[in-house]
RNA sequence: GCCGAGGUAGUUCAGUUUGGUAAGAACGCCGCACUCAUAAGGCGGAAGUCGUGAGUUCGAAUCUCACCCUCGGCA
Repeated sequence: GCCGAGGUAGUUCAGUUUGGUAAGAACGCCGCACUCAUAAGGCGGAAGUCGUGAGUUCGAAUCUCACCCUCGGCA
């Protein structure tokens, strides 16, 4: 340099199939209740410019383009 896969909550990931009405889960974190106390389990809560920018569209995590980063392959 070329090709492919990926980037979504603190972490690991789903959601892309068919663009659609307020973006989810688990773990972690915070609070409450329970307990003599702690843990486990229970209830509730916070946490996201969906890598960046632009374009298309009534509407974009999802489609298009450029760029950045990670991983793999080829040279």

Transfer RNA from a Candidatus Pacearchaeota archaeon, 75 nucleotides, folded computationally. Lineage of the source: Archaea > Nanobdellati > Candidatus Pacearchaeota. RNAcentral holds the sequence, with entries from ENA. The prediction has a mean pLDDT of 80. The same sequence occurs in records of 2 taxa. It matches the Rfam family "tRNA". From the family's description: Transfer RNA (tRNA) molecules are approximately 80 nucleotides in length. It is annotated as a transfer RNA.